[in-house]
RNA sequence: AUCAGAGUAGGAAAUGAAGCGUUAAGUGCUGCAGGGAUGGGAUGUUGCCCUCAGACGAAAAAUUGUUUCGGCAAUUUGCGGUUUUGUUUCUGCAUUCGCUGCA
Repeated sequence: AUCAGAGUAGGAAAUGAAGCGUUAAGUGCUGCAGGGAUGGGAUGUUGCCCUCAGACGAAAAAUUGUUUCGGCAAUUUGCGGUUUUGUUUCUGCAUUCGCUGCA
């Protein structure tokens, strides 16, 4: 040299913990919009994140305390394609250089 391989962002499932919302934020959807991060380096995209805009859209209940009788607070059980995080399993870079193995 050749051949083979590993590694990102992230995604899915199971499970534990702590929260948030239930006065609807969040999740999910849309965009010729703006910005950002993405194997160890470079370029870059399907993808990812943030912002902005738009459309859609929900499950509460019980007990106790308090009350100026309008409510308020606490606890518990729920609910949300809810947030963060721990563990386990599976999945996961296009080109090029690099890395590992063979030699």

Predicted 3D model of a 103-nucleotide RNA (THF (Tetrahydrofolate) riboswitch aptamer) from Ogataea polymorpha. Taxonomically the source falls in Ogataea (Eukaryota, Fungi, Saccharomycotina, Pichiaceae). The sequence is in RNAcentral, with records from Rfam.